This is a predicted structure of a 105-nucleotide RNA (TPP riboswitch aptamer (THI element)) from Peribacillus glennii.
The sequence was found by an Rfam model in a public genome assembly.
The source organism's lineage runs through Bacteria, Bacilli, Caryophanales, Bacillaceae and Peribacillus.

RNA sequence: CUACACCACUAGGGGUGCUUCAAAAGCUGAGAGAGAUGCCAAGCGUCUUAACCCUUAUCACCUGAACUGGAUAAUACCAGCGUAGGGAAGCGGUGCUGUUACAUA
Repeated sequence: CUACACCACUAGGGGUGCUUCAAAAGCUGAGAGAGAUGCCAAGCGUCUUAACCCUUAUCACCUGAACUGGAUAAUACCAGCGUAGGGAAGCGGUGCUGUUACAUA
């Protein structure tokens, strides 16, 4: 000087389902929370915030997808798809690999 791993700070990215008339409650999970707002409303979209996860990526997340197979009361539940295509970074510290230079033996 440098690859990699971990940590801290700041900044940023993301999802928020299924069952129930609704609520409560239940299921999986790291996370399914609370508000505001647009349209007459449903529903859908947008914004704010809490927690959680993720930041170059073969463990965030999105697309494919009203997909395919298997489960379940049901589901974006599990697997495939998937070494797929996209996808948000700076700096400092510690450890340590390699390379180079100098000194000593």